Bacterial RNase P class A from Friedmanniella sp., 402 nucleotides, folded computationally. The sequence is in RNAcentral, with records from ENA. Its Rfam family is "Bacterial RNase P class A". Gene Ontology terms of the family: ribonuclease P activity, tRNA processing and dimeric ribonuclease P complex. The family's RNA type in Rfam is ribozyme. From the family's description: Ribonuclease P (RNase P) is a ubiquitous endoribonuclease, found in archaea, bacteria and eukarya as well as chloroplasts and mitochondria.
[in-house]
RNA sequence: CGAGUCGGUCAGGCGGCCGCGGUGUCGUCGGGCGAGAGCCAGGCGGUGUCGAGGAAAGUCCGGACUCCGAAGAGCACGGUGGUGGGUAACGCCCACCCGGGGUGACCCGCGGGACAGUGCCACAGAGAACAGACCGCCCGCCCCGCCUCGGCGGGACGGGUAAGGGUGAAACGGUGGUGCAAGAGACCACCAGCACCUCCGGUGACGGAGGUGGCUCGGUAAACCCCACCGGGAGCAAGACCAAGAGGGUCCCUCCGGGGACCUGCGGGAACGUCCGAGGGCUGCUCGCCCGAGUUCCCGGGUAGGUCGCACCAGGCCGCUGGCAACAGCGGUCGCAGAUGGAUGGUCGCCCCCUGCGCUCCGGCGCAGGGACAGAAUCCGGCUUAUCGACCGGCUCGUCCC
Numbered sequence: 001c002g003a004g005u006c007g008g009u010c011a012g013g014c015g016g017c018c019g020c021g022g023u024g025u026c027g028u029c030g031g032g033c034g035a036g037a038g039c040c041a042g043g044c045g046g047u048g049u050c051g052a053g054g055a056a057a058g059u060c061c062g063g064a065c066u067c068c069g070a071a072g073a074g075c076a077c078g079g080u081g082g083u084g085g086g087u088a089a090c091g092c093c094c095a096c097c098c099g100g101g102g103u104g105a106c107c108c109g110c111g112g113g114a115c116a117g118u119g120c121c122a123c124a125g126a127g128a129a130c131a132g133a134c135c136g137c138c139c140g141c142c143c144c145g146c147c148u149c150g151g152c153g154g155g156a157c158g159g160g161u162a163a164g165g166g167u168g169a170a171a172c173g174g175u176g177g178u179g180c181a182a183g184a185g186a187c188c189a190c191c192a193g194c195a196c197c198u199c200c201g202g203u204g205a206c207g208g209a210g211g212u213g214g215c216u217c218g219g220u221a222a223a224c225c226c227c228a229c230c231g232g233g234a235g236c237a238a239g240a241c242c243a244a245g246a247g248g249g250u251c252c253c254u255c256c257g258g259g260g261a262c263c264u265g266c267g268g269g270a271a272c273g274u275c276c277g278a279g280g281g282c283u284g285c286u287c288g289c290c291c292g293a294g295u296u297c298c299c300g301g302g303u304a305g306g307u308c309g310c311a312c313c314a315g316g317c318c319g320c321u322g323g324c325a326a327c328a329g330c331g332g333u334c335g336c337a338g339a340u341g342g343a344u345g346g347u348c349g350c351c352c353c354c355u356g357c358g359c360u361c362c363g364g365c366g367c368a369g370g371g372a373c374a375g376a377a378u379c380c381g382g383c384u385u386a387u388c389g390a391c392c393g394g395c396u397c398g399u400c401c402c
Base pairs, nucleotide, nucleotide: 001398002397003396004395005394006393007392008391009390010389012351013350014349015348016347017346018345020051021050022049023048024047025046026045027044028043029042031040032039033038053373057384058383060382061381062380063379064378065235066234067233068232072287073286074285075284077231078230079229080228081227082096083095084094085093086092097111098109099108100107101106112226113225117224118223119220120219121218134165135164136161137160138159139158140157142155143154144153145152146151173191174190175189176188177187178186192216194213195212196211197210198209199208200207201206239308240307241306242305247264248263249262250261251260252259253258266300267299268298269297270296271295272294279291280290281289313335315334316333317332318331319330320329321328322327352371353370354369355368356367357366358365359364
């Protein structure tokens, strides 16, 4: 310098004008409560301050939090799946192992079990699991042809043969030899692989060495299934509180029309049931346990506003220590959106980055175009997906120079 690989950071900047949401403060306006001092919530105006993201997204996993009975057992169902660690937890992350790819940095793997059982293996092929004679090879017998009468060639039938050909993703170990009519782990040597045993290294997955064995056992569990572990359900429209409410009851006032205060939280109908117990609690089933006098359905009517939950945290940044790392501990520092018809925007100017064109005194200048994906709604940890581009760092390979 070129090619590549892995990781990280940023996500245009400044200013003017107009506008929006939260919050502090000042002024002003009316309201409610109270004997009063005063208190409470609000409208408008000024001013200070804060105001989206790396994914806020998909809602796919895991938790916090809330309620259901602080939630028992079994079955069913669902999920996870090499080993060790991290974490609040995970299907996430880190390190390692095994298998595959790459010259390499590095990348990929839904990576338990196929001697528990069942199923499946398309097309092609004769045959797809304890298989299979299509061609070939060999033997026997028969027929035909040639003949130098020793045989040779072809065909039919019966058998042997898995070494060779052919099909396929896959055909029941590989090479060499012995053997045989031809062959075959039938036998032998070496190699590969499998199972078991022993030793060594490692926390472990696993790796290495040696020995024994029968000669070899197909694949598929993102097929049923088996094994181990995990899982109660619903979700911030969770949930808590205040106000209001139709109708009813009691009391007070009354000009007899009505008005006010307090309590309750509506009215009508049908079915089942009140201990021989309906129904409910756990939301698939069964059992167990608990509550239990109301429950279910239909018709009509009313309210449908506010406050909290809710912004301080498994929190961000910096440093030190431990660890290969994920991460943990300690110290310092910072305060960082909170709407509910849902704010976080619009416009103008200058600058910045990229691309193209033109000019050039090669320093630049001018014009045009572009600057993404997207957007909180209970909050966190992940994964996945979308994204114009810019910058930084580690490592690898190649070429050249010193």